[in-house]
């Protein structure tokens, strides 16, 4: 230098055009449970890497960039 893959709450992930208010686990907070702690239960907090484009509609498709991983030279 070229090619491929990825980037989603604090962390790990699902979601591949509209059906839902972006789901699940974990974390954190409140409450319940318990003699206390732990476990368990209920509720809550919190996210689509950046910019542009396509579309009636984009986390999702396209382009560029940044970062991470891998391959070739």
């Nucleotide at each position: 230098g070229c090619c491929c893959u990825g980037a989603u709450g604090g962390u790990g992930u699902a979601g591949u055009g509209g059906u839902u208010u972006a789901g699940c686990a974990u974390a954190c907070g409140a409450c319940c449970c318990u003699g206390u702690c732990a476990c368990g239960g209920u509720c809550g907090u919190g996210a689509c890497c950046u910019g542009g484009g396509u579309u009636c509609a984009a986390a999702u498709c396209c382009c560029a960039g940044u970062c991470a991983g891998g391959g070739c030279g």

The RNA shown here (transfer RNA) has 73 nucleotides and comes from an archaeon. The same sequence occurs in records of 5 taxa. The coordinates come from a structure-prediction model, not an experiment, and the mean pLDDT is 81. Rfam family: tRNA. Gene Ontology term of the family: triplet codon-amino acid adaptor activity. Rfam's curators write: Transfer RNA (tRNA) molecules are approximately 80 nucleotides in length.